The prediction has a mean pLDDT of 85. The part of an RNA shown here (small-subunit ribosomal RNA, 5' domain) has 530 nucleotides and comes from an uncultured prokaryote.

Context: one part of a larger RNA
């Protein structure tokens, strides 16, 4: 020099893009972050409004409960881990819901827990018993192209349904006809989502390995499931990954083990590079969710807003018992040199769930606070010598502050006011016409045209008008190093320093003033790296 998630000190106009608890993984009030589906299924209110007071609508809405699929994703932090971890590169013993492509199905029956009603226990959280009693909830049977086991004889093992739309002609309107039945609701036919079994793909995740990744030897010797074998459990799957029983072996000066400290990478700073430090934002991987343990469901967890069980702390208690977990977004205490509003909106981009509208979504887009940074932009421009006043200074002529300023003549950028105004929008809905699917001109899918309609930011960006130099400069430095000089004040005093020094009576080194260098919405200190 250069650099920062910076902090402190003076100072401070506008915008634009980026950042913003590095410390107590301390403790946390209040609020909100994960819900959705009546197209799975039963069951169903009040308030308010009218009323003939008998009622109706509100409504088959809301709440609530079975059931299904998300609550393993998204966000948050870095405690721990020096290798069950990250990076590259390699493998065989494995599972993967939703999403794609095939093949084969999708018959027929059965009993029940809620919820509701009753009794009834408790302060409360929360229960209990009895009946009723749905389903895409659960259980048999049937079935078996693939699938599994097999000793090759053989044995095993599935399902769920429910939206939509159709009923066609002729007609004298009285009917009469059509493919068939009917409780008129459908069965039936088409089609949409959706179940079963299985074969592949995808994506996604578990396992193994090579080789790479700190200090320390004032850690030199560690190690009994320890090291291999067989046989058996267990896992989706290999394996001492557990267990019996056998053998005695694995590891280490190329540093085992122990201890310190630490998430790791893309990178990111410096640096000609080679290396050196470093791991904030972004990304990819790991690991935690008050502290420790343990397992259920589940395709998937040993699950941050799920469950049990211990333990600290906090709350409530009617003292018998219960309830909680901000290392999610905001906020509060405390800690610190220090790091932000208890905000809008689902308008868009992306998850969930739904055929859809849609509803949710503190992800996400936007604002709000800080000169924390990097960028741009103004604070005016021309002209002007009587070289004005005033400072300073002086050898008392003068010099300097100085074209500076006043004054004359412009312009108006930002800021203010007023008006105009894109673009983020694509969709979803309706109308028609075109393939597909059908018996079908209906439905449903796909595509196209037109209408019509959705914006948190928003007083958007941009653009035009108006006034009037009008609102808008400072900080640190001047002994040398290292660009800038002189008065005055102090007198080894008060004081300055980065490093060499400076001050003990003429200090360009302290303190003022004048002038004057360097940067500039910032300048300078500290701190830290290269």
């Nucleotide at each position: 020099g250069a650099u920062u998630g910076a902090a402190c000190g003076c100072u401070g106009g506008c915008g634009g893009c980026a950042g913003g608890c590095u410390u107590a993984a301390c403790a946390c009030a209040u609020g909100c972050a994960a819900g959705u589906c009546g197209a799975g299924c039963g069951a169903g209110a009040a308030a308010g409004c009218c009323u003939u007071c008998g009622g109706g609508u509100g409504a088959g809405u809301a709440a609530a409960g079975c059931g299904g699929c998300g609550g393993a994703c998204g966000g948050g932090u870095g405690a721990g881990u020096a290798a069950u971890g990250c990076a590259u590169g390699g493998g065989a013993a494995u599972c993967u819901g939703c999403c794609u492509g095939g093949u084969a199905g999708u018959g027929g029956g059965g009993g029940a827990c809620a919820a509701c009603a009753g009794u009834u226990g408790g302060a409360a959280a929360c229960g209990a018993c009895u009946g009723c009693g749905a389903a895409u909830a659960c259980c048999g049977c049937a079935u078996a192209c693939g699938c599994c086991c097999u000793a090759c004889g053989g044995g095993g093992g599935a399902a769920a349904g429910u939206g939509a739309g159709g009923g066609a002609c002729c007609u004298u309107c009285g009917g009469g006809g059509g493919a068939u039945c009917u409780u008129c609701g459908g069965a039936c036919c088409u089609u949409g989502c959706a179940c079963u079994a299985u074969c592949a793909g995808a994506u996604g995740a578990g396992c193994c390995u090579g080789c790479g990744u700190g200090g320390g030897a004032u850690u030199a010797g560690c190690u009994a499931g320890a090291u291999g074998g067989u046989a058996g459990g267990g896992u989706a799957a290999u394996g001492g990954c557990c267990u019996a029983c056998c053998a005695u072996g694995g590891c280490g000066a190329c540093g085992a083990u122990c201890u310190c400290u630490a998430g790791c990478u893309g990178g990111u700073c410096u640096g000609a590079g080679a290396g050196g430090a470093u791991g904030a934002u972004c990304a990819g991987c790991c690991a935690c969710a008050c502290u420790g343990g343990g397992a259920c469901u589940g395709a998937g967890a040993c699950a941050c807003g799920g469950c049990c069980c211990a333990g600290a702390c906090u709350c409530c208690u009617a003292c018998g018992g219960g309830a909680g977990g901000c290392a999610g977004c905001a906020g509060u205490g405390g800690g610190g040199a220090a790091u932000a509003u208890u905000g809008c909106a689902c308008a868009a981009u992306g998850g969930g769930c739904g055929c859809a509208a849609g509803c949710c979504u503190g992800a996400u887009g936007c604002a709000g606070c800080c000169a924390u940074g990097c960028c741009g932009c103004g604070u005016g421009u021309g002209u002007g010598a009587a070289g004005a006043a005033g400072g300073c200074u002086u050898u008392c002529g003068g010099g300097u502050u100085g074209u500076a300023a006043a004054g004359c003549a412009c312009u108006u950028u930002c800021a203010g006011u007023g008006g105009g105004g894109a673009g983020g929008a694509a969709c979803a809905g309706g109308u028609a016409g075109c393939g597909g699917u059908u018996a079908a001109u209906a439905a449903c899918c796909g595509u196209u045209a037109c209408c019509c309609u959705u914006g948190a930011c928003g007083u958007u960006a941009c653009c035009c008008a108006c006034a009037g130099a009008a609102g808008a400069a400072g900080c640190a430095c001047c002994g040398g190093c290292u660009a800038a000089c002189u008065c005055c004040g102090u007198g080894c005093c008060a004081g300055c320093a980065g490093c060499c020094g400076c001050g003990g009576u003429a200090a360009u080194a302290c303190g003022g003033a004048g002038g004057g260098u360097g940067c500039a919405a910032g300048c300078g200190u500290u701190a830290a790296u290269c």
Source information
Rfam family: Bacterial small subunit ribosomal RNA.